c-di-GMP-I riboswitch aptamer from Paenibacillus silvestris, 94 nucleotides, folded computationally. Its Rfam family is "c-di-GMP-I riboswitch aptamer". Rfam links the family to the GO term cyclic-di-GMP binding. Its mean pLDDT, the model's own confidence on a scale to 100, is 82.
RNA sequence: UCUCGACAAUGGCAAAACUGACGAAAGUCAGUGACGCAAAGCUACAGGGGCUACCUUGUUCUGAAAACGGACUCGUUGCCAGCCAGCUGCCGAA
Numbered sequence: 001u002c003u004c005g006a007c008a009a010u011g012g013c014a015a016a017a018c019u020g021a022c023g024a025a026a027g028u029c030a031g032u033g034a035c036g037c038a039a040a041g042c043u044a045c046a047g048g049g050g051c052u053a054c055c056u057u058g059u060u061c062u063g064a065a066a067a068c069g070g071a072c073u074c075g076u077u078g079c080c081a082g083c084c085a086g087c088u089g090c091c092g093a094a
Base pairs, nucleotide, nucleotide: 004092005091012037013036017032018031019030020029021028022027035082041087042086043085047084048083049080050079051078053076054075058072059071060070061069
């Protein structure tokens, strides 16, 4: 130094839920709160994945009807890093 991660040290973050604010929604911010976290730090067009909205493309279901409506999908919109990933990084027992 790398790998690794201890009932070690110093500190850190904060899930769900509730309250308030913003947003059409996903979700974000603040407070309370701790389920957890060695990267739960940063990065969201130009890795993958998920969510939301639109309803443009295609397929399909229902149906008398390609009307209306539903589902999936291509596309686009916004979002998620506490899904994986990328980048950076504190400590040091075995």

The sequence was found by an Rfam model in a public genome assembly.